[in-house]
RNA sequence: GGCGAUGUAGCUCAGCCGGUUAGAGCGAACGACUCAUAAUCGUUAGGUCGUGUGUUCGAGUCACACCAUCGCCA
Numbered sequence: 001g002g003c004g005a006u007g008u009a010g011c012u013c014a015g016c017c018g019g020u021u022a023g024a025g026c027g028a029a030c031g032a033c034u035c036a037u038a039a040u041c042g043u044u045a046g047g048u049c050g051u052g053u054g055u056u057c058g059a060g061u062c063a064c065a066c067c068a069u070c071g072c073c074a
Stems, first nucleotide, its partner, number of pairs: 001073007010026004019057001028044005050066005
């Protein structure tokens, strides 16, 4: 340099054919339980959906450019 994949919560990942409120597990905080701790159960918080532009009535989802990471080729 060329090609491809990936980017969504602190971590690991879902999210169908674009549709109204973006979710799970783990972790965190608080509470319940216990003599106490762990485990378990409950509640709560936590998100510029990589960035920008565009298409559309409507974009995490589609298009383009860019950024980052990984892989293959040279």